[in-house]
The part of an RNA shown here (large-subunit ribosomal RNA, domain I) has 555 nucleotides and comes from a Nitrospirota bacterium.
The coordinates come from a structure-prediction model, not an experiment, and the mean pLDDT is 86.
Rfam family: Bacterial large subunit ribosomal RNA.
NCBI's taxonomy places the organism under Bacteria, Pseudomonadati, Nitrospirota.
The RNAcentral record of the full RNA draws on ENA.

Context: one part of a larger RNA
RNA sequence: GGCACACGGCGGAUGCCUUGGCAUCAGGCGGCGAAGAAGGGCGCGGCAGGCUGCGAAAAGCCACGGGGAGCUGCGAGUAAGCAUAGAUCCGUGGGUACCCGAAUGGGGCAACCCGAUACCGGUAAUACGGUAUCAUCCUGCACUGAACAAAAUAGGUACAGGAGGCUAACCCGGGGAAGUGAAACAUCUCAGUACCCGGAGGAGAAGAAAUCAAAAGAGAUUCCCCAAGUAGCGGCGAGCGAACGGGGAGAAGCCCAAACCAGACAGUGGAGACACUGUUUGGGGUUGUAGGACCGCGAGAGUACUACUGAAUGAUUAUAGUCGAACAGGCAUGGAAAGGCCGACCGGAGGGGGUGAUAGUCCCGUAGGCGAAAUAAUCAUUUAGGGGAAGCGGAAUCCUGAGUACCACGGGACACGAGAAAUCCAGUGGGAAGCAGGGGGGACCACCCUCCAAGGCUAAAUACGACCUGAUGACCGAUAGAGGAAAGUACCGUGAGGGAAAGGUGAAAAGCACCCCGGUGAGGGGAGUGAAAUAGAACCUGAAACCGUGUGCCU
Numbered sequence: 001g002g003c004a005c006a007c008g009g010c011g012g013a014u015g016c017c018u019u020g021g022c023a024u025c026a027g028g029c030g031g032c033g034a035a036g037a038a039g040g041g042c043g044c045g046g047c048a049g050g051c052u053g054c055g056a057a058a059a060g061c062c063a064c065g066g067g068g069a070g071c072u073g074c075g076a077g078u079a080a081g082c083a084u085a086g087a088u089c090c091g092u093g094g095g096u097a098c099c100c101g102a103a104u105g106g107g108g109c110a111a112c113c114c115g116a117u118a119c120c121g122g123u124a125a126u127a128c129g130g131u132a133u134c135a136u137c138c139u140g141c142a143c144u145g146a147a148c149a150a151a152a153u154a155g156g157u158a159c160a161g162g163a164g165g166c167u168a169a170c171c172c173g174g175g176g177a178a179g180u181g182a183a184a185c186a187u188c189u190c191a192g193u194a195c196c197c198g199g200a201g202g203a204g205a206a207g208a209a210a211u212c213a214a215a216a217g218a219g220a221u222u223c224c225c226c227a228a229g230u231a232g233c234g235g236c237g238a239g240c241g242a243a244c245g246g247g248g249a250g251a252a253g254c255c256c257a258a259a260c261c262a263g264a265c266a267g268u269g270g271a272g273a274c275a276c277u278g279u280u281u282g283g284g285g286u287u288g289u290a291g292g293a294c295c296g297c298g299a300g301a302g303u304a305c306u307a308c309u310g311a312a313u314g315a316u317u318a319u320a321g322u323c324g325a326a327c328a329g330g331c332a333u334g335g336a337a338a339g340g341c342c343g344a345c346c347g348g349a350g351g352g353g354g355u356g357a358u359a360g361u362c363c364c365g366u367a368g369g370c371g372a373a374a375u376a377a378u379c380a381u382u383u384a385g386g387g388g389a390a391g392c393g394g395a396a397u398c399c400u401g402a403g404u405a406c407c408a409c410g411g412g413a414c415a416c417g418a419g420a421a422a423u424c425c426a427g428u429g430g431g432a433a434g435c436a437g438g439g440g441g442g443a444c445c446a447c448c449c450u451c452c453a454a455g456g457c458u459a460a461a462u463a464c465g466a467c468c469u470g471a472u473g474a475c476c477g478a479u480a481g482a483g484g485a486a487a488g489u490a491c492c493g494u495g496a497g498g499g500a501a502a503g504g505u506g507a508a509a510a511g512c513a514c515c516c517c518g519g520u521g522a523g524g525g526g527a528g529u530g531a532a533a534u535a536g537a538a539c540c541u542g543a544a545a546c547c548g549u550g551u552g553c554c555u
Stems, first nucleotide, its partner, number of pairs: 001554009015540001016504002020476002022473007029465002031166002039100003042055003046078002050074002061094006070082003105114003115134007136163005142157003170201001171199005181188001185235001211218002222249005232240002253457003256401001260283010288435001290400004294394004305387002308385012321370003327343001329342003344361002346350001352364003406430004411425003416442001437452005491498002511539001514526004
């Protein structure tokens, strides 16, 4: 030095565990903010660094409700207290809520600095202190008011109302890529995706036929299944990809503009009555077998209905809770019984968790019942306000959305890439009819069928999950599962940003009194606790690498 065995050290794999995650489903809820949000800074405790809670009224104040013996958070200790005259705790409603932050009196390197006005305190007077107000934009109304003589306007002021910022995804709109695929690449694809911007809501969007269809008809929109990877589109490549129709979910329909009538104001004409024009208010009216105005007859009715705004009552929920069956059974083992053996019982409860090992009957619970002073939600009923229909017949006349439809050019959207390319949208240029009218039926024309554009509103079925609650898992179990069981912390970076590691004594601290060695050490030896101390806090188990000690053999 090697090998072997034994015993250790180091190390932290493995097993077991779980406070934390992941995913799905269901229900709830779907906003917060100038009455100052989200998010922060700084403070608040007898002793107080961190977290949590709170805000100079500062781990809290008030009221109401629940609850019933302990309490002063994590968090021990100590001190001082509170509590059956009901504390701590839980819920509801209030109060307080420093400074920054949209941040809004002005400024600013966020959490700081400096003001104005009014009033109050204070001073001999200043100073100083306190309270309130003071950003910008929009809308409404009033007052004021230039250039320019008047008027008007611009402008100014006061008052009232609103906005601003944040938020996980979902939604609508305005813009809008590239990597990629096409085995290269340019049309094409990726994709109207990512991303940026604007806007809204609990949903949003769409929506009451100028729709489809095809000789029969349907009857707003939205979502799902099928039709169908079909018809088509396509360097006919890669790929893209309908509709009709059928089956379901859910169902709801309405209002203006105009004709016409009436009122008001202004202008013009007129001697005047009045007429016309314009503006404005009210009535009227809302469709395609055309409808309406208008005329005649007749009335319903401010009725039915109501999706808008309140109120009352009731119901159901939510936000605390509460009742809840059955072994204080026996024997042995054990530190401990819930495991074993023996014997009972309950069950609308044998889901689950805990308890010194595995408990239906020990504890919390579970099944099943019950419950709210206060606040909120939903629904129903009633009611108030607002809105508000519906008849018949008519010759003529009038109205029925214009720089619109449509056309041309060049674009975009439609599954459809200019194609035979209809349809829809905006740009530029042209530019109708107007009910004897107009659009569509995939170039176009005829016939036929169908529908009324150029104004608007509209629940439900649908999408999503930041948040709350519950349930579930051939999901993870500390190199896994979230990055995070300690944390967006430590740390890195000027910054945007990046971003860890780190769980386990024991049933219970019973966490080793006392003695000894030692530096008044570290560490250890006794003693003691404990079932166990090779469970002693560097603490469950404790693999391997690696390092030793002892013994044997070999060299």